[in-house]
Context: one part of a larger RNA
Molecule: large-subunit ribosomal RNA, domain I
Organism: Algoriphagus zhangzhouensis
């Protein structure tokens, strides 16, 4: 010094758990905010550093409703207290709710400074920003919010094996803006001699037709099947009134505005003559039932023996199940608790129904006249969308720049023409199916189990770093029960230990559940 055994110290890995996370589902909610939001700063406690709560009325005030013995949050203790004349706590409404913060009386280096004006019971209130609407009175707005949507802008890496059209990609990003959804959306559509009949989403058509340094890649429509289905209402024509101008022969007329009426389309409709008819569906608003949610509340059934610290677990013998879903409970509990099925429910909402109200509106015939969306369509230049890279290039939108027609009109059917069809622009409005999930409630998972799951199961966006944009941890587990070691004694000791009590257990003693490896000792054995 090596080997082996055997007993410890280290350390915290595994198991076992789970308070917390993930991913979804079915239901609500989809918004707060000048009545000061979000978000924060300071306070607030018998004592009080975080956290929660609240707010100078400050872990809380008021009232109603429900509960029924305990209670002053996490958080024990100690002290003082509240409560069966109902507290603590739960719902619902309502009081207060400092200072900053859109922040709004002004300023300002947020949470601080410094004011007028009016009123007053002199304690103290209240007003006093900009912008739009409005004659004004007085009303909006303004900021925040996870993803969803819509519009205006709008990259590059990258791919093409390099790169430059192309491609990532109309994406990331930025700005505007809406709503619970937005968006489109009732044919100037599609298709093709046959026919659909808004618009949105999904499956298919289809990686198809296309397009494309015809590379690299892009990448449709229709049409079938499905989801949901819903239709409207202006301008004009024409009439009425009111007002303005112009003009008169004072009797009007003409034109121009505003308001009602009228009226809304293609097998043309409307205005205009004419004949009949006088409703139905739709919207809103009152009341009233009716369901839903609701704080709570009713809710069946078990004994013993043995083992053991403990019975639910064994062994016997029973009961209820519209209840054998979950938790708890000193070890696997349908019958011990909480609760499950199944019933019942106050306010307050919320939904649907029905009653009254107030808007809404109809059906032929005629075709002279009149209207039926103009700086429009369309063209030509130059962009940009579309599957469609300028192409032979339709259509769709945008700047420029010409510039129509008027129902015997006009568009479209993929250059462009006839013939056919198939629609009626140049105004709007419009629910469902769709897309999303900060949040709320019920569930569920061949999802994690603490170096895993969210960064973050714990005072976590915390502690720490940064001048700051901003980067960003570690940390979880005593026992059924605190029963957390009274009391001696070693020790300088409030360290540590040793008796000793508690406990099934203390090698469960708080650096606590289990306690692997590394690594450090100590005893013995064998050996050099």
């Nucleotide at each position: 010094g090596g080997c082996g055994c055997a007993c410890g110290g280290g350390g915290g890995a595994u198991g076992c758990c789970u308070a917390g996370g993930c991913u979804c589902u079915c239901a609500g909610a989809g918004g707060c905010g000048a009545a000061g939001a979000a978000g924060g700063a300071c306070g607030u406690g018998a004592u009080a550093a975080g956290c929660u709560g609240c707010g100078a009325a400050a872990a809380g005030c008021u009232a109603c409703g429900g509960g029924g013995a305990u209670c002053g949050g996490c958080c024990a203790a100690u002290g003082c207290g509240a409560a069966u004349u109902g507290a603590u706590c739960c719902g619902u409404a309502g009081a207060u709710a400092u200072c900053c913060g859109a922040a709004u009386g002004g300023g300002g280096c947020a949470a601080c400074c410094c004011a007028g004006u009016c009123u007053u019971u002199u304690a103290a209130g209240a007003c006093u920003a900009u912008u739009c609407c409005g004659u004004a009175a007085g009303g909006a707005a303004g900021g925040c919010g996870a993803a969803c949507g819509u519009g205006g802008g709008g990259a590059a890496c990258u791919g093409a094996a390099a790169c430059a059209u192309c491609u990532a990609a109309g994406u990331a990003c930025c700005c505007a803006u809406a709503g619970g959804a937005g968006g489109a959306g009732a044919a100037a559509a599609c298709a093709a001699c046959a026919g659909u009949g808004a618009u949105u989403c999904c499956g298919u058509g289809a990686g198809u037709a296309g397009u494309g340094g015809c590379g690299a890649g892009c990448g449709a429509a229709a049409g079938c099947g499905g989801a949901a289905c819903a239709g409207c209402c202006c301008a004009a024509a024409c009439c009425a009134c009111a007002u303005a101008u112009g003009u008169u022969a004072c009797g009007g007329c003409a034109u121009g505005u505003g308001u009602g009426g009228g009226g809304u389309u293609a097998u043309a409709g409307g205005a205009c003559c004419u004949g009949c008819a006088u409703a139905a569906a739709g919207a809103g608003a009152u009341a009233c039932a009716a369901a839903g949610u609701g704080a709570c509340u009713g809710g069946a059934a078990u004994g013993g023996c043995a083992u053991g610290g403990g019975a639910a677990g064994g062994c016997c013998a029973a009961u209820c199940g519209u209840a054998g879903a979950g938790g708890g409970u000193g070890a696997g509990a349908a019958u011990c608790c909480c609760g499950u099925a199944c019933g019942g429910g106050a306010a307050g909402u919320u939904u649907u129904g029905u009653u009254u109200u107030u808007u809404g509106g109809g059906c032929g015939g005629g075709u002279a006249u009149c209207c039926u969306g103009a700086g429009u369509a369309g063209g030509c230049c130059g962009g940009g969308a579309c599957c469609g890279g300028a192409g032979g290039a339709a259509u769709c939108c945008c700047g420029g720049u010409u510039g129509a027609a008027u129902u015997u009109g006009c568009c479209a059917g993929c250059a462009c023409c006839a013939u056919c069809u198939g629609g009626u622009a140049a105004g709007g409005c419009u629910a469902a199916a769709u897309a999303c999930u900060c949040c709320u409630g019920a569930g569920a998972g061949a999802c994690c189990g603490a170096u895993a799951g969210u960064g973050a199961a714990c005072u976590a966006g915390u502690a720490c770093c940064g001048u700051g944009a901003g980067g960003g941890a570690a940390a979880g587990g005593u026992g059924a029960a605190a029963a957390g070691u009274a009391c001696u004694c070693c020790g300088a000791a409030u360290a540590g230990g040793a008796g000793g009590g508690u406990g099934a257990a203390a090698u469960a003693g708080a650096a606590c559940c289990u306690g692997a490896a590394a690594c450090c000792g100590u005893g013995c054995g064998c050996u050099u």